[in-house]
RNA sequence: CUUAUCAAGAAAGGCAGAGGGAAUGGCCCGAUGAAGCCUUGGCAACCCUCCAUCUACCCGCUACAGCGGUCAGAAGGAGAAGGUGCCAACUCCACCCUACCGGUAACGGCAGGGAGAGAUAAG
Numbered sequence: 001c002u003u004a005u006c007a008a009g010a011a012a013g014g015c016a017g018a019g020g021g022a023a024u025g026g027c028c029c030g031a032u033g034a035a036g037c038c039u040u041g042g043c044a045a046c047c048c049u050c051c052a053u054c055u056a057c058c059c060g061c062u063a064c065a066g067c068g069g070u071c072a073g074a075a076g077g078a079g080a081a082g083g084u085g086c087c088a089a090c091u092c093c094a095c096c097c098u099a100c101c102g103g104u105a106a107c108g109g110c111a112g113g114g115a116g117a118g119a120u121a122a123g
Base pairs, nucleotide, nucleotide: 001123002122003121004120005119006118011040012039013038014037015036019029020028021027024094025093026092041087042086043085046083047082048079049078050077051076053074054073055072058069059068060067061066091117096114097113098112100109101108102107
């Protein structure tokens, strides 16, 4: 940089000792112990493996209807050894644009849509 995903899920112990939730604002978590490090456990299924379906290319066979094989792609199902990741709150919420509803308006509501940012994976 590209693509995909982000409303689900999953914590105990030890060391340590005041911060943490990306900035800002809010709202939270934290001495009943934050960050960090270690150990063990777990979640999930991106990479990975298997199954069956469909489609396309190629190869072979053919009784010219099709059949078989290989490979790639798509949506589906199962698994979890390994590589990552993750285990408060939707990515905690908002922030920029906007639909809809209520309101004369200010504004409020809304699992709303989009953008941006971020996180993770694969390349």
This is a predicted structure of a 123-nucleotide RNA (SAM riboswitch aptamer (S box leader)) from uncultured Deminuibacter sp. The coordinates come from a structure-prediction model, not an experiment, and the mean pLDDT is 82.